Description: Predicted 3D model of a 77-nucleotide RNA (c-di-GMP-I-UAU riboswitch aptamer) from Cryobacterium sp. NCBI's taxonomy places the organism under Bacteria, Bacillati, Actinomycetes, Micrococcales, Cryobacterium. It was read from a public genome assembly, where an Rfam model found it. Model confidence (mean pLDDT): 91 of 100.

């Protein structure tokens, strides 16, 4: 560096439902747990999705892939 067995310290929180902001996807806090060894983070590339449109376009999701980039623990290769 890579890789992920068994454990251990711990962690995030899916659908839903309260309560808010957003035209909208969505996001925030609360409850909840589907699940996650990166379900930490980052819109660079594919994708999907909202908006608006003659026409340039603008946004959202990283728990869709994919790529960056940081991390806890420690077997075999």
């Nucleotide at each position: 560096c890579a890789c992920g067995a068994a454990a251990a310290c711990g962690g995030c929180a899916a659908a839903c439902c309260c309560g808010g902001c957003g035209u909208a996807a969505g996001c925030c806090g609360g409850g909840g747990a589907c699940g996650c060894a990166a379900a930490g983070c980052c819109a660079c590339g594919g994708g999907a999705c909202c908006c608006a449109a003659u026409g340039c376009g603008g946004g959202u999701c990283a728990g869709c892939c994919g790529g960056g980039u940081u991390a806890c623990c420690g077997a075999a290769c």